[in-house]
The prediction has a mean pLDDT of 81. The RNA shown here (transfer RNA) has 76 nucleotides and comes from a Dehalococcoidia bacterium. The sequence is in RNAcentral, with records from ENA.
RNA sequence: CGGGGUGUGGCCCAGUCGGUAGGGCGCUACGUUCGGGACGUAGAGGUCGCGAGUUCAAGUCUCGCCACCCCGACCA
Numbered sequence: 001c002g003g004g005g006u007g008u009g010g011c012c013c014a015g016u017c018g019g020u021a022g023g024g025c026g027c028u029a030c031g032u033u034c035g036g037g038a039c040g041u042a043g044a045g046g047u048c049g050c051g052a053g054u055u056c057a058a059g060u061c062u063c064g065c066c067a068c069c070c071c072g073a074c075c076a
Base pairs, nucleotide, nucleotide: 001072002071003070004069005068006067007066010025011024012023013022019056027043028042029041030040031039049065050064051063052062053061
C1' cells in the first nucleotide's frame, strides 16, 4: 500500500425482507434463610464505533473516517 472481516447496555452475543433493539451473565430491590450461597419475583441500564446521505421510516442500504483482527504485497 491492496483485499477481506468485526464494531449493538458493565461483559459475551442475537437482531430475518428496512418498520423503531432483545437474550445470557452481572447489577439493584424484595421474598425465602439465623446469615450467605442457590432459587423465585420485579426493576434499572443502549440509541447500535464517529460523521454524512437515501427513505415516511436505518442496527439493517450507500459514502467517508476511526479502532481491532486476518491474508497478500513492498522495504530493511